[in-house]
Context: one part of a larger RNA
RNA sequence: GAUGAACGCUAGCGGCAGGCUUAACACAUGCAAGUCGAGGGGUAACACGGGUGCUUGCACUUGGUGACGACCGGCGAACGGGUGCGUAACGCGUAUAGAAUCUGCCUCAUACAGGAGGAUAGCCUUUAGAAAUGAAGAUUAAUACUCCAUGGUCUUAUGUUGCGGCAUCGUGAUAUAAGUAAAGAUUUAUUGGUAUGAGAUGACUAUGCGUCCUAUUAGUUAGUUGGUGAGGUAACGGCUCACCAAGACAGCGAUAGGUAGGGGGUCUGAGAGGAUUAUCCCCCACACUGGUACUGAGACACGGACCAGACUCCUACGGGAGGCAGCAGUGAGGAAUAUUGGACAAUGGGCGAGAGCCUGAUCCAGCCAUGCCGCGUGCAGGAAGACUGCCCUAUGGGUUGUAAACUGCUUUUAUACAGGAAGAAACAAGCUUACGUGUAAGCACUUGACGGUACUGUAUGAAUAAGCACCGGCUAACUCCGUGCCAGCAGCCGCGGUAAUACGGAGGGUGCAAGCGUUAUCC
Numbered sequence: 001g002a003u004g005a006a007c008g009c010u011a012g013c014g015g016c017a018g019g020c021u022u023a024a025c026a027c028a029u030g031c032a033a034g035u036c037g038a039g040g041g042g043u044a045a046c047a048c049g050g051g052u053g054c055u056u057g058c059a060c061u062u063g064g065u066g067a068c069g070a071c072c073g074g075c076g077a078a079c080g081g082g083u084g085c086g087u088a089a090c091g092c093g094u095a096u097a098g099a100a101u102c103u104g105c106c107u108c109a110u111a112c113a114g115g116a117g118g119a120u121a122g123c124c125u126u127u128a129g130a131a132a133u134g135a136a137g138a139u140u141a142a143u144a145c146u147c148c149a150u151g152g153u154c155u156u157a158u159g160u161u162g163c164g165g166c167a168u169c170g171u172g173a174u175a176u177a178a179g180u181a182a183a184g185a186u187u188u189a190u191u192g193g194u195a196u197g198a199g200a201u202g203a204c205u206a207u208g209c210g211u212c213c214u215a216u217u218a219g220u221u222a223g224u225u226g227g228u229g230a231g232g233u234a235a236c237g238g239c240u241c242a243c244c245a246a247g248a249c250a251g252c253g254a255u256a257g258g259u260a261g262g263g264g265g266u267c268u269g270a271g272a273g274g275a276u277u278a279u280c281c282c283c284c285a286c287a288c289u290g291g292u293a294c295u296g297a298g299a300c301a302c303g304g305a306c307c308a309g310a311c312u313c314c315u316a317c318g319g320g321a322g323g324c325a326g327c328a329g330u331g332a333g334g335a336a337u338a339u340u341g342g343a344c345a346a347u348g349g350g351c352g353a354g355a356g357c358c359u360g361a362u363c364c365a366g367c368c369a370u371g372c373c374g375c376g377u378g379c380a381g382g383a384a385g386a387c388u389g390c391c392c393u394a395u396g397g398g399u400u401g402u403a404a405a406c407u408g409c410u411u412u413u414a415u416a417c418a419g420g421a422a423g424a425a426a427c428a429a430g431c432u433u434a435c436g437u438g439u440a441a442g443c444a445c446u447u448g449a450c451g452g453u454a455c456u457g458u459a460u461g462a463a464u465a466a467g468c469a470c471c472g473g474c475u476a477a478c479u480c481c482g483u484g485c486c487a488g489c490a491g492c493c494g495c496g497g498u499a500a501u502a503c504g505g506a507g508g509g510u511g512c513a514a515g516c517g518u519u520a521u522c523c
Base pairs, nucleotide, nucleotide: 001522002521003520005519006518007517008516009515012375013374014373015372016371017370018368019367020333025331026330027329029328030327031326034075035074036073039072040071042068043067046066047065048064049062050061051060052059053058054057082286083285084284091211092210093209094208095207096206097205098204101203102202106199107198108197109196110195111194112193114148115147116146117145124137125136126135127134128133154179155178156177157176158175159174160173161172162171163170164169184191185190212258213257214256219249220248221247224246225245226244227243228242229241230240231239261283262282263281264280265276266275267274268273288309289308290307291306292305311322312321313320314319339365341364342363343362347361348359349358350357351356378409379408380407381406389399391398392397415459416458417457418456419455423450430443431442432441433440434439435438467512468511469510470509471508472493473492474491478507479506480505481504482503488495489494
C1' cells in the first nucleotide's frame, strides 16, 4: 500500500459498487420454460349472441362468436441462471491445420410439391388401485405416421477424361446401373413444406510452444507401441475387435504422491519480479452419488428418462414420491456474508403472422459504514484573557483559551409545505408521401416497476449531527496522582523492586476522522 474481510469502541447524510471465502452439508414453502387455435380433433371454464320454457328474470340449451382446460402436433426447453467437486489434462492460453468433419433457426440461389393408406391420443362406455398410475372395448383428426410415383449439378458403385496440388489426394466434365423428397393453413395476400448448392453462426478434431510442489517417488507400460483387416463415428484415430510384430515413455524427470479449475485480469513494486483468480468477461467441468443410453441440428441433458446406491417423505403395507451448486427463504457449520420484495417500463431471450403470453435473465427497490468517493456537524467578531478543572510556582502568575458567555451572519443538511422529471425509441391500429402492394420516411396516438423518487422552490431556526487510537525510542505528541518486579504493558528494544513522560486514572497534547484501532493474509 491492499482486502469479498472479521472483532472492539463509535456513528449524521448521499452517490457508486460489493455481500456464504466455511458443509459440492441437508432442505419446508412459493416462484425460476414456455408458447402457437394462422397445424388438428374439439369445448372443461369464462364472456357475447341465438333458441326453448315460462313464474318476465330466471332455468335449460346451443361451438354460432371471442376465446380456451386437458389432448395430438410444431418450435423452444442443449439458451439464459448457479457452483468450482473433479481435472496437472490439448483442460486452459497462444499460434496453426482439417485434402479427416457436422451445423436447427437466419441470408442468397436453383428446382419441386402427383397419388394412396392404416392408425392413435382426446371424447365415449366399462374396469383395477389408498394413491401414483393404469387396463379393455368402441370411435375420430392433423403440418403426426406409412406406402407408391416424379426427380437433380444429390448419394452409392463401376468406368472415361480435363485441370490442380499438400503424401493420403482435391476439383470439374461425362457414361451406365441402383437408391432417396414433400404439407398444408388462410382474412387470397402471404406464409409454411422438400431437395441441392453457397454464406453466416455455432460445434467437433489434430498439432507446435507455455502451464504448481516433491527424487525422503527411478524405473513405467499388455490395447501397452506399431502394422494389416474389419466394425464404429459427423469425422481422423487402439476409439473397439481379430491376427501379426515387440515395441512405446523416462535424469531435457517418465511413473507415483500432494495440491489446484485455466485465462483476461487484480494487488504490490521504479522496474524486473512476487502474490492472487471475489465481483465483470471468455473457456472448461459438474448438477444427491455412480453408470447408461433415448430424443434431437445440437445433450449423454440442473428444474428429461432408465438402472443401482445413500438419504428424506406418503401409504389402506400391496406400493409409490423426491433432488435449491436457479431466485428468495430454513436448519447446520462458522469469526463471518442480505428480502420467502416490485415490474416486465427499458435491454435481451423463447414461441407466435400479429396482438400478445412467458421470462427470480434483466431492470429496480429492501438490509449491511463492507469498500471507494463526496457533503455536513457552522461562519465572523468577541479579553474582565471570566468561572470551574489541572499543573507549576519565584505565590506575581501559567495553561485549558477566542475556547465559552455575548453580538452579528448563513441555512448545505435536517424538518414542514408546494411543484416535479430524463430514462420512451417504438410496435400495433389511423392519416400522408415515395417506390410499388410491403418496405422506407413523416404526422398524430399509446406505453414507467423504480416513484410523487431524483431535482427545484418557499418557510423556521445554530437549529438535527464526533469519535477513535496514541503520546520511552523507532514515531508526531508530557506533566501530576495512584501502584511498588505487585497489578499490569509490549510490534521490536524493553518498562514496573517508593520520586515510572513505558502500568492505571486525570489534565494537557499528537494523529486520523464518520470513522478509528486490533487481528488475519499478500507485495
A computed fold for a 523-nucleotide part of an RNA from an uncultured bacterium, annotated as small-subunit ribosomal RNA, 5' domain. The full RNA is in RNAcentral, with records from ENA and SILVA. Its mean pLDDT, the model's own confidence on a scale to 100, is 83. Rfam family: Bacterial small subunit ribosomal RNA.